A computed fold for a 72-nucleotide RNA from a Clostridia bacterium, annotated as transfer RNA. The RNAcentral record of the sequence draws on ENA. Its Rfam family is "tRNA". The family's RNA type in Rfam is transfer RNA. Its mean pLDDT, the model's own confidence on a scale to 100, is 84.

[in-house]
RNA sequence: UGCGGGGUAGAGAAAUGGUAACUCGCCAGGCUCAUAACCUGGAGAUUGUCCGUUCAAAUCGGGCCUCCGCAA
Repeated sequence: UGCGGGGUAGAGAAAUGGUAACUCGCCAGGCUCAUAACCUGGAGAUUGUCCGUUCAAAUCGGGCCUCCGCAA
């Protein structure tokens, strides 16, 4: 420098243009003599960043940042 793949909640990880799911963790309650387990509820994401397309963008297009791999 070129090509490919990735960046979404504290961690992991879905979502093929229409309210961003789920698991673990966290908080509260229930259960228990008590803890764990189990059950119920809750908080937590402006989807790496900027611009564009669209009635509507995590999703489509372009630039940039960053991580991994391959090639030179």